[in-house]
Model confidence (mean pLDDT): 82 of 100. The RNA shown here (Glycine riboswitch aptamer) has 90 nucleotides and comes from Frateuria hangzhouensis. Rfam family: Glycine riboswitch aptamer. Its Rfam clan is "Glycine riboswitch clan". The sequence was found by an Rfam model in a public genome assembly. Of the family's consensus pairs, 90% are formed in the model. The source organism's lineage runs through Bacteria, Pseudomonadota, Lysobacterales, Rhodanobacteraceae and Frateuria.
RNA sequence: CAGACACUCUGGAGAGACCGGUCGAAUCCGGCGCCGAAGGGGCACGAAGCAUUUGCUUCCAAACUCUCAGGCAAAAGGACAGAGGGGCGC
Numbered sequence: 001c002a003g004a005c006a007c008u009c010u011g012g013a014g015a016g017a018c019c020g021g022u023c024g025a026a027u028c029c030g031g032c033g034c035c036g037a038a039g040g041g042g043c044a045c046g047a048a049g050c051a052u053u054u055g056c057u058u059c060c061a062a063a064c065u066c067u068c069a070g071g072c073a074a075a076a077g078g079a080c081a082g083a084g085g086g087g088c089g090c
Base pairs, nucleotide, nucleotide: 003088005086007084008083009082010081011080016032018031019030020029021028033072034071035070039068040066041065042064046059047058048057049056050055
């Protein structure tokens, strides 16, 4: 220096403004239907070990998958991307 990370700005999808209690969003109670891109869980190739005839165990990825959580008008949030630049750091 690069790189990773915190922070700031910009962009950023999906799915019922569902029904009832109760005029309206949120909250609360009950009910059905959905989404995946906060977070979380699961698995491949491969590696290691044990066993011994093709077996078992452990480690191991995702935007795949599951929907626990979260979400389903707007707002907020939002993986990820671009830009900035702070400290770390040879």